[in-house]
RNA sequence: AGAGUUAGCUGGACAGUCGCUGUUUUACCAUCCGGUAAAAUGGAGGAAAGUCCGGGCUCCAUUGGGCAAGGUGCCAGGUAACCCCUGGGGGGCGCGAGCCCACGGAAAGUGCCACAGAAAAUAAACCGCCGGCUUAGGCCGGUAAGGGUGAAAAGGUGCGGUAAGAGCGCACCGCGCGAUUGGUAACAAAAGCGGCACGGCAAACCCUGCCUGGAGCAAGAUCAAAUAGAGGAACCAAGGCGUGGCCCGCGCCGUUCCCGGGUAGAUUGCUUGAGCUGCAAGGCGACUUGCGGCCUAGAUGAAUGACUGUUCUCGACAGAACCCGGCUUAUAGGCUAACUCUUUCA
RNA sequence: GGCGAUAUAGCUCAGUUGGUUAGAGCACGGGAUUCAUAACCCCGGGGUCGGUGGUUCAAGUCCACCUAUCGCCA
Numbered sequence: 001a002g003a004g005u006u007a008g009c010u011g012g013a014c015a016g017u018c019g020c021u022g023u024u025u026u027a028c029c030a031u032c033c034g035g036u037a038a039a040a041u042g043g044a045g046g047a048a049a050g051u052c053c054g055g056g057c058u059c060c061a062u063u064g065g066g067c068a069a070g071g072u073g074c075c076a077g078g079u080a081a082c083c084c085c086u087g088g089g090g091g092g093c094g095c096g097a098g099c100c101c102a103c104g105g106a107a108a109g110u111g112c113c114a115c116a117g118a119a120a121a122u123a124a125a126c127c128g129c130c131g132g133c134u135u136a137g138g139c140c141g142g143u144a145a146g147g148g149u150g151a152a153a154a155g156g157u158g159c160g161g162u163a164a165g166a167g168c169g170c171a172c173c174g175c176g177c178g179a180u181u182g183g184u185a186a187c188a189a190a191a192g193c194g195g196c197a198c199g200g201c202a203a204a205c206c207c208u209g210c211c212u213g214g215a216g217c218a219a220g221a222u223c224a225a226a227u228a229g230a231g232g233a234a235c236c237a238a239g240g241c242g243u244g245g246c247c248c249g250c251g252c253c254g255u256u257c258c259c260g261g262g263u264a265g266a267u268u269g270c271u272u273g274a275g276c277u278g279c280a281a282g283g284c285g286a287c288u289u290g291c292g293g294c295c296u297a298g299a300u301g302a303a304u305g306a307c308u309g310u311u312c313u314c315g316a317c318a319g320a321a322c323c324c325g326g327c328u329u330a331u332a333g334g335c336u337a338a339c340u341c342u343u344u345c346a
Numbered sequence: 347g348g349c350g351a352u353a354u355a356g357c358u359c360a361g362u363u364g365g366u367u368a369g370a371g372c373a374c375g376g377g378a379u380u381c382a383u384a385a386c387c388c389c390g391g392g393g394u395c396g397g398u399g400g401u402u403c404a405a406g407u408c409c410a411c412c413u414a415u416c417g418c419c420a
Stems, first nucleotide, its partner, number of pairs: 001342010012311007020043010045317001049328002052326005057216004064248004069212005074088005089103001090101004104207002109205002111201003126147002128143006155173006174196001175194003180189003220268004229259001231258005239253004275294008312315001347419007356372004365403001374390004396412005
């Protein structure tokens, strides 16, 4: 210098004018509820998005038992919790920094493996090789070394051995079991044993460990308005309702249909919170603890805008609606730090 | 704001437990029939299965993430 990897920050700036919206204060009006005006002050994001996970909060009875269903899956830790994060193990990719992995069980059982191929899993003989018989067409037997098929073919190489062959025997490698050692564990190393002993798919059913009650702020709560049912029919002790997938349990109750009648909304939930931040301590880290400081949108037809001036590198994705922790997806450009590879120079 | 469902030919829909070349009806084109048209009959064309990845030998089908459309809740 070039090419990269990881982590983090930023997401036009400044000034003026006029608006929108929350809060506070003051003044005026008003019996009250409140209304108007002025001033001061606050006013979108890293994803506010998708609603994919987890929790807070609220109701369902203060959710109790069983089945079903669903989720999850190497180990240890973090956390309120997690399909999240951190560290480690194993596997894969990359020269490397580093990145990726739904990563339990196929020897509990069932199922599937199309076409091709002899055979797709208790093996099996199409060609070939060898032996025997032969009427010379073949038949019987042995054999998995060789050919061929397929995504996948029953250990690999070499030597011995044999009629030809074959873990049939041996050496090495691979595989299985594994005393013992290290590690919290996953796992790793490994004496020795076994002649090899049953391929793949569990994002197929399933088995197994762990987890999960349902619904969602349009949840719910408070206040308030209106109303006409002594109308008709049917069913009756079996049931119905209570938001559960089902059963039990629990609580409440006569139930259903027809005809007819009434309706108006407001307030709250709402933002001080598993909050942000500085320092110190613990920890490899995620994170935790202590002390100090700070308050940073809260609407309900729903606010962030418009114009002007200066300037630059001319500005991407995008707009809160109960809140929070994550994940995923979208994102122009700029900046910082650490590290890797290649080339060159000293 | 919250919750749920769907996407396959021009239209309406099937598609089984992943398997060889994804089907049906209507529509379209050709033929046959008719004096001619329609209907009936015969034949044919037309599909990147909404998109991108993953699992698998193999994906319309299984899984994840996006996109579009529809429905429900005061």
Two RNAs folded together computationally: RNase P RNA and transfer RNA, 420 nucleotides in total. Its mean pLDDT, the model's own confidence on a scale to 100, is 75. Rfam match: Bacterial RNase P class A. Gene Ontology terms of the family: ribonuclease P activity, tRNA processing and dimeric ribonuclease P complex. It is annotated as a ribozyme.